RNA sequence: AAGCGAGACCAGAUGGUCGCUAGAGAAUAAUUCUUUAGAGGAAAGUCCGGACUCCACAGGGCAGGGAGGUCGCUAACAGCGACCGGGGGUAACCCCAGGGACAGGGCAACAGAAAGCAAACCGCCUUCUAUGGAUUUGAAAUUUCAAAUUUGAGAUUUCAAAUUAUAUGUGGGUAAGGGUGAAACGGCGGGGUAAGAGCCCGCCAGAUCUUGUGGCGACACAGGAUGCUAGGCAACCCCCUCCCGGAGCAAGACCAAAUAGGCUUCGCUAAAAAGAGUUGCCCGCUCUUUUUCUGGAAACAGAUGGCGAAGCGGGUUGGUUGCUUGACCCUUAUGGCAACAUAAGGGCUAGAUGAAUGACCAUCGCCCGUAAUAUUUAUGGGAACAGGAUCCGGCUUAUGGUCUCGCUUUGUU
Repeated sequence: AAGCGAGACCAGAUGGUCGCUAGAGAAUAAUUCUUUAGAGGAAAGUCCGGACUCCACAGGGCAGGGAGGUCGCUAACAGCGACCGGGGGUAACCCCAGGGACAGGGCAACAGAAAGCAAACCGCCUUCUAUGGAUUUGAAAUUUCAAAUUUGAGAUUUCAAAUUAUAUGUGGGUAAGGGUGAAACGGCGGGGUAAGAGCCCGCCAGAUCUUGUGGCGACACAGGAUGCUAGGCAACCCCCUCCCGGAGCAAGACCAAAUAGGCUUCGCUAAAAAGAGUUGCCCGCUCUUUUUCUGGAAACAGAUGGCGAAGCGGGUUGGUUGCUUGACCCUUAUGGCAACAUAAGGGCUAGAUGAAUGACCAUCGCCCGUAAUAUUUAUGGGAACAGGAUCCGGCUUAUGGUCUCGCUUUGUU
């Protein structure tokens, strides 16, 4: 100097003029004056978890949803911290919804014989059949030489048998060699076999069982036994373990006012029946109602009352509260590798409701550029993403600038 990795901080400040919202105080007829405060690091997404409110006397089961290495933090979490295991990277570092594939089901293009208990394309071995070459043995025939009474040596042909090689066909054995593929039923070496194979042996890897050491633990290291050798995907269904009520500030509480305390239909109405509640279903549990008259022998029917369901129609759409003091923020000390915890001291930082914080001026600051200069001056320009609504803890996404530490490469001293 270039490239990369991890982390922290800021998001302009001060003053003045005008304008807006809330709190406090003072003075008031209306209202006015003084003073204090006035958007974010993500306020966004509405993804996760809660506080708080209501259902409600909170049980059991099913459905559904969530999590999935170990140990910690936290109110809680799919969050955070440290570590273990696996993967990526030269490294600093980063990523992992990280239990089970021998409970079952399912998926995998093309190539390949075959993609899960298989399979034979080429190849290797072997039985048989047909063709036919070579060698050996036996028998017969012909013939050459030597000898010459017999006989000895060699050559050719035919037949039979055996061995060996090659090519084709049929049957059997094989999965070691070759090919295809991302992946083909462990790897290397030797023995053995008709040819081969963990078939056997040695070494290595994996799996299961087990001993010791270290660690809270997940695990790591060292050793022993067993020839046991059984691909991938579960962020496909599924199995295993653990956890989970629901709805939401438009939750909820109070006050005031008004209409038509309207109309229609349906269910139940006495020893058991109906309905509501627990916001998916079932069971349990709790609560509410069950009055009277008429007709009828009774069953039952009608009317009325009570409880409840569905629909139509009308009125109101106002005010107060919830509403901001919190699992809050800052500093220091102690403990802890850390996330964090404890203690002491200090602080009060929007509370609107068609929804407030804006405009102008000046100076300084930050960033970019230019010119000069001896480290300062002058001048021009720029400033991103983006606005609360019950509150808080996280995660994810968008974005301007500064700083710190670490890794790799190159050059100089």
Molecule: Bacterial RNase P class A
Organism: Deltaproteobacteria bacterium